[in-house]
Context: one part of a larger RNA
Order: sequence, then C1' cells, then structure tokens
RNA sequence: CGUAGGACUUUUGAGGGUGAGUCGUCUUUAGUACGAGAGGACCGAGAUGAACGCGCCUCUGGCGUACCGGUUGACCCGCCAGGGUCAUGGCCGGAUAACUAUAGCGCGGAGUGGAUAAACGCUGAACGCAUCUAAGCGUGAAGCCCACCCCAAGAUAAGAAGUCCCGUCCCCUUUAGGGGACCUUAAGGCCGCUCGUAGACUACGAGUUUGAUCGGCUGGAUGUGGAAGCGUGGUAACACGUGAAGCUAACCAGUGCGAAUUGGCCGUGAGG
Repeated sequence: CGUAGGACUUUUGAGGGUGAGUCGUCUUUAGUACGAGAGGACCGAGAUGAACGCGCCUCUGGCGUACCGGUUGACCCGCCAGGGUCAUGGCCGGAUAACUAUAGCGCGGAGUGGAUAAACGCUGAACGCAUCUAAGCGUGAAGCCCACCCCAAGAUAAGAAGUCCCGUCCCCUUUAGGGGACCUUAAGGCCGCUCGUAGACUACGAGUUUGAUCGGCUGGAUGUGGAAGCGUGGUAACACGUGAAGCUAACCAGUGCGAAUUGGCCGUGAGG
C1' cells in the first nucleotide's frame, strides 16, 4: 500500500515444511504347526526398553561472585565484646528463584485407508497347447499419497464468524457521486511512563490511579542452623538457658507508602 468504511477478537485451510517416520528384548499363542530327532516358527495379543525428538523443573542433582553458617592471616572501628574490608566469593559446609541434565520428569513416532516397486498370482489370446499381459482383474514395502505435528488469507479468487464505532446544513449532478460551511475527532491505536511469562534493537505480553505493573513495607514459604545481649556452670577452651534463636536474593500473597502525573498524537462523520 492492497484486501471498496474504520476497528477489536476468534477462526477456515488453498498451499507449504532438509517436521515426525527408528530399532530391540521379554511373555503369550506354543514346546503348537513343521521335523526321525536335534531343534523350532508364521500370523495374532500383551509388556518393557535403547537411541532420537518435543516439552517441563514436582522429584534426584548441577549452578546459584545479591542467602545463612564455620574458619585462617592482616588492617581498621581506641581496647574487650561485637563487627567491617582485603586475601581466587580468601578458604570451607550448605542453599531460594531462574536456568539446566545422553544424570531428573512427562509425552511422541499409534491406527486406518488409497495407488504402487521388485515380486507373486487369476482369467487369457496372439500361437486350438502353454503363458501374470497383449484386452481385463488381484496380492504386495520402513518407500509414495493421505492420516499426525507446525506455518499459513499478499490464497490479489486477498475467505468466514462475533462484537464495537461514526453529523447537521447548503450547492452541483439523472443516479452514483462531487464540492462547501459550521461542528465534531468516535470505536480503536500509538507516544510517554511502571514492568516481564518477552527480548540484541524492534517486536510480543502485563499494567498506567476506575491501578497491585515495579519498588518498599507486612505476613508467609524456603534456606541456614541456634544471633547479639544477659544469666548459669567451668581456672579456661567452652557448654547450657533465654530460644526451632537470629538472619534470610530472585519465591507466594496482602498492602497505594514511593513510582506508572497532567497529557499529546493518529484515526472521522454511514462507506462502488
């Protein structure tokens, strides 16, 4: 820009896809068919795996330089006590969220049909026989078409459904339409701002006071593992009590305390 008004939402599926498509083992049928025996099935039914693919984080783990604790040396807060900084996060033990595992979890390649390849057949002449082929008709593959998954109406034949929005007067004109005045700026969208389930930017998504979007605060969860101070015991190191203590990131809620202010712009007026 188009899709003959403008929007928001939901869709159909022409067409397209270096999307998927894999392979075992065990049980049963059945120690049956077959076979002198040794051995040992087709077909069918069920179970369970490997690798691969997609998704996910409840569990098992990893990471987790914004969480908690222990501890060494030095310096500092005058000393003690309690802390801070530096030393690979100083070292060490754990660990929330997020992310993540061919180390964890879920699911998938199912099923049905069609036309075929090689191949195997039926009927059957040319060639009184024979012959799957010449006419005709079947069976038959992980392959092909369909089915399954994804994209998809710029599919210009531009599709469908639902909902929402939009003026009065005058002039020209046969209608359709065109022009003008005054008024108006709808539905909806964007800018800006707060953000994340999104993300290089953009886009996408959640919000913007008619508000829980982010931060803070409060409560909870989780993690760490028993704070400081004081008391008691012990010569002391230290232990115990107060006390499942104190602290606690990204998690879950609540709460207008702070920040999303006031606003601006686009988009018109019923549509060959």